The RNA shown here (transfer RNA) has 72 nucleotides and comes from Microbacterium sp. UCD-TDU. It matches the Rfam family "tRNA". By type it is a transfer RNA.
RNA sequence: CUAUCAGUAGCUCAGAGGUAGAGCACCGUUUUGAGGAAGCGGGGGUCGAGGGUUCGAGUCCCUCCUGGUCUU
Numbered sequence: 001c002u003a004u005c006a007g008u009a010g011c012u013c014a015g016a017g018g019u020a021g022a023g024c025a026c027c028g029u030u031u032u033g034a035g036g037a038a039g040c041g042g043g044g045g046u047c048g049a050g051g052g053u054u055c056g057a058g059u060c061c062c063u064c065c066u067g068g069u070c071u072u
Base pairs, nucleotide, nucleotide: 003069004068005067006066007065010024011023012022013021018055026042027041028040029039030038048064049063050062051061052060
C1' cells in the first nucleotide's frame, strides 16, 4: 500500500430500522458466630469520532481514528 474483520457497561459479548441487553465483576440486603456459596434487589452506556439517508439509526451509506488478520 491492498483486501477484510472488529470497536456497545469495569471485563467477555448479544442486539433482523421502532423503549439499549445478558453473564461475570461492583454495591445493598437476606442467610451465617463471622465469612464463602446461594437467593433477592440496585447502580453503571452520550453504542470509537464526524456527517448523510429516514418519521425514526447501535443497525443502512460516506469519511476519519484505533486494533486484528491476509497479500505484496
Taxonomically the source falls in Microbacterium (Bacteria, Bacillati, Actinomycetes, Micrococcales).